[in-house]
Context: one part of a larger RNA
RNA sequence: GGAUGAAUGCAUGUGGAAUGCUUAACACAUGCAAGUCGAACAUGAAACACGGGAAAUGGUGUUUCCAGUGGCGGAUGGGUGAGUAACACAUAAGAACCUGCCCUUGGGAGGGGAACAACAGCUGGAAACGGCUGCUAAUACCCCGUAGGCUGAGGAGCAAAAGGAGGAAUCUACCUAAGGAGGGGCUCGCAUCUUAUUAUCUAGUUAGUAAGGCAAUAUAUUACCAAGACGAUGAUCAGUAGCUGGUCCAAGAGGAUGAUCUACCACACUAGUACUGAGACACGACCCAGAAUCCUAUAGGAGGCAUCAGUGGGGAAUUUUCUGCAAUGGCUGAAAGCCUGAUGGAGAAAUGCCGCGUGGAGGUAGAAGGCCCACCGGUCAUGAACUUCUUUUCUUGGAGAAGAAGAAAUGAAGGUAUCUGGGAAAUAACAAUCAUCUAACUCUAUGCCAUCAGCCGCGGUAAUACAGAGGAUGCAAGCGUUAUCC
Numbered sequence: 001g002g003a004u005g006a007a008u009g010c011a012u013g014u015g016g017a018a019u020g021c022u023u024a025a026c027a028c029a030u031g032c033a034a035g036u037c038g039a040a041c042a043u044g045a046a047a048c049a050c051g052g053g054a055a056a057u058g059g060u061g062u063u064u065c066c067a068g069u070g071g072c073g074g075a076u077g078g079g080u081g082a083g084u085a086a087c088a089c090a091u092a093a094g095a096a097c098c099u100g101c102c103c104u105u106g107g108g109a110g111g112g113g114a115a116c117a118a119c120a121g122c123u124g125g126a127a128a129c130g131g132c133u134g135c136u137a138a139u140a141c142c143c144c145g146u147a148g149g150c151u152g153a154g155g156a157g158c159a160a161a162a163g164g165a166g167g168a169a170u171c172u173a174c175c176u177a178a179g180g181a182g183g184g185g186c187u188c189g190c191a192u193c194u195u196a197u198u199a200u201c202u203a204g205u206u207a208g209u210a211a212g213g214c215a216a217u218a219u220a221u222u223a224c225c226a227a228g229a230c231g232a233u234g235a236u237c238a239g240u241a242g243c244u245g246g247u248c249c250a251a252g253a254g255g256a257u258g259a260u261c262u263a264c265c266a267c268a269c270u271a272g273u274a275c276u277g278a279g280a281c282a283c284g285a286c287c288c289a290g291a292a293u294c295c296u297a298u299a300g301g302a303g304g305c306a307u308c309a310g311u312g313g314g315g316a317a318u319u320u321u322c323u324g325c326a327a328u329g330g331c332u333g334a335a336a337g338c339c340u341g342a343u344g345g346a347g348a349a350a351u352g353c354c355g356c357g358u359g360g361a362g363g364u365a366g367a368a369g370g371c372c373c374a375c376c377g378g379u380c381a382u383g384a385a386c387u388u389c390u391u392u393u394c395u396u397g398g399a400g401a402a403g404a405a406g407a408a409a410u411g412a413a414g415g416u417a418u419c420u421g422g423g424a425a426a427u428a429a430c431a432a433u434c435a436u437c438u439a440a441c442u443c444u445a446u447g448c449c450a451u452c453a454g455c456c457g458c459g460g461u462a463a464u465a466c467a468g469a470g471g472a473u474g475c476a477a478g479c480g481u482u483a484u485c486c
Base pairs, nucleotide, nucleotide: 001486002485003484004483006482007481008480009479010478013356014355015354016353018351019349021314026312027311028310030309031308035072036071037070040069041068044065045064046063047062048061049060050059052057079267080266081265091189093187094186097184098183099182102180103179104178105177106176107175108174110144111143112142113141119134120133121132122131123130124129149158150157151156163172164171165170193239194238202228205227206226208224209223210222211221242264245261246257247256248255249254269290270289272287293302294301295300320346322345323344324343328342329340330339332337359389360388361387362386369380370379371378372377394423395422396421397420398419399418432473433472434471437454441470442469443468444467452457
C1' cells in the first nucleotide's frame, strides 16, 4: 500500500445492485417448510335435478367432501461443516454392475380365486393407542395357462400383465425384451497439511484353494493352507482440517485462504440395526439403547429448527415470528387445479462496492467578529451579507409501465420504476491529522506534572510532538482505531 462475511469511536442526505451467527453440530416456546390423484376402489355425508308413491319414504343422475384401501412423490429442493488426512476431493483412465420417471423399437395383456381396511356391533386404556366378531371393492393380493427372456453340456427347469375415460374415433395406463439418454455403485495411475522430542507396524493382516454372499468386483464373510505385506521416497502413532472451481496479495515466481455462487462428499439430539423401495440404511419415516426436556390417573406415553422466521444462551459481533405462487423451477393429476419459507419480492443494518447531492454566476465599504502582529498591518476571505440563475435532491399534483409465454384472462412486488406540471436555495459535512518518516504552523496554558506515542522519541518555564484556540492538509457520507492475510 492492498484486502476483509469484520468489530468499535465520532459523525450521517440519497439511489442502485450485493452481503450478513466466522462463537455453542448449545437448548429450543409458536407457526409454517410435502403433498397430490374420485379419469384405480368400495362405503358414507351434504346439496341439486328427474321420476315412483296417498304419505312415511324409496330409486336414478350430477357436483362437492372427511377419513380409508391403492398409485406416484416424501432419496428432490432447503440446511450445516461435527466427523473425515482417505480414492473424501481434483485430474486422467478402467471393467465385473444397477437404473423409477423420459425417448426409440419388437411382442403381449387368456382363465379363475381368496382376503383385508374403511364400515357396523361389543370392548380395554387417564392418554397415546388398541382388541374381538361380522360385511365389502379395486390398477391391492394369490393360483393356473402362455413366452424371440434367464439358467443349463444335454434332457430339462424358472418367471408376466390391469384396467380407466369417452357416444365413438381415440387417448391413457399395464407386462415383457432390446437399445439410448441422464443418474448411481465399484476399481485404479498421479496428486493431497504438521511433527522423528512418533521407527517399526500388521494377524483377515499379505497371497492362494473351496464355499456362501452382493446389482457387481473384492478376504467384504466363513473354513483350510502358506508366511507373507507396509516402512527413512517417512509406514504406524499423534495433532489439525470438509475438498474443488475459485477469492485476496504479488510484476511474476509464489504466499495466504476456502463466506456468498458452483461441483462433489459427509451429517441430521448421541450411538447402532434394519424395513420399504428403481434409489435410503432415510433431516420434517420405523426399531433398540443413551443424555437432557415435556405430559401423566405412576400403569404408561411424547418430541428432536445444522428448513424459514423467531426465543434464550454464548459472544466484540450478524436481520422480519413480513408478502405472493404473477414469473422461474419442482411433486402430483388426463386436465382444470392443488401443494411448494425452493423461489420471486418487500422490511430493518453505511456491512462493503458503485453513482449522485449538500448549489452555480456576480459581489470591496476588502464589512462586523475571531486569531496573529514589529500596532503599520496581515489572515480567515469572495467566504458571508447583497443581486441574479438553476431544481439533481426535497415537497405537492397528474399520467403510469415492461417483465405475460399462449386467442382471451392472469402482476406479489406496486400506483413502484419512469415521464410530466407547480413551489422554495429551500432538507443535507463530519471525522482524522499537522516534530521526522508524511501533505499540512502559530499563539496561549502547563512545567519530567498532566499527558502523547506506529518507530525514533516529546514534556524539567520561550513545547510547530501534551491540552485549548486560530489557521492549514489529505480524504469525504464517511473518517479514524483494533484484529487478521499478502

Source information:
Small-subunit ribosomal RNA, 5' domain from Capsicum baccatum, 486 nucleotides, folded computationally. Its mean pLDDT, the model's own confidence on a scale to 100, is 84. Taxonomically the source falls in Capsicum (Eukaryota, Viridiplantae, Euphyllophyta, Solanaceae). It matches the Rfam family "Bacterial small subunit ribosomal RNA". The full RNA is in RNAcentral, with records from Rfam.